[in-house]
Parts: sequence; structure tokens; C1' cells
RNA sequence: ACUGAAAAGGGCAAACCUAAAGAAAUUUAGGGACGCAAAGCCACGGGCCUUAAGGAGAUUCCAAGGUAGCCGGGUUACCAAAU
Repeated sequence: ACUGAAAAGGGCAAACCUAAAGAAAUUUAGGGACGCAAAGCCACGGGCCUUAAGGAGAUUCCAAGGUAGCCGGGUUACCAAAU
């Protein structure tokens, strides 16, 4: 450097419930653990979700918002065997 076997210190927290924000997707806080070696951080590319306000004109596109626990990319980081 790559990688993720074993162990230690530990870390995060899906569904669901409660409260708050939002038009919604969803987010935040508390409870709760399905899982996770980046499930830390960043919407840059693709995907997916939403459509209140705005544009086109037609069930779509733009635009706006969301998702990092969908994938890729960027960036930072604990421990450590094999290579």
C1' cells in the first nucleotide's frame, strides 16, 4: 500500500413507537436493534423517491427538494493476520 481473518477498546443504528419540522419524499431528538469495517463526511455521476411554489406543455421534461443504510467517485479515520 492493498486487504478484512481473529481479538480488544469501542462506534453507528433498519423496521417500529413517541415528539417536533415539512406540501411531500424525508429529516431531527428520545426509545429500540435488522444489520454495518467506513452504516464517518461530501449530492460530483448514475439510480430511486417527492411535487407545494415556478417554467414548458403533457401525465412528461425542466426546476426544486430528498436519499451517503442503492451503486460509483472524492475525502478522513481505529485495529490487525494472510498477501
About this RNA:
c-di-GMP-I-GGC riboswitch aptamer, 83 nucleotides, folded computationally. Of the family's consensus pairs, 95% are formed in the model. The prediction has a mean pLDDT of 87.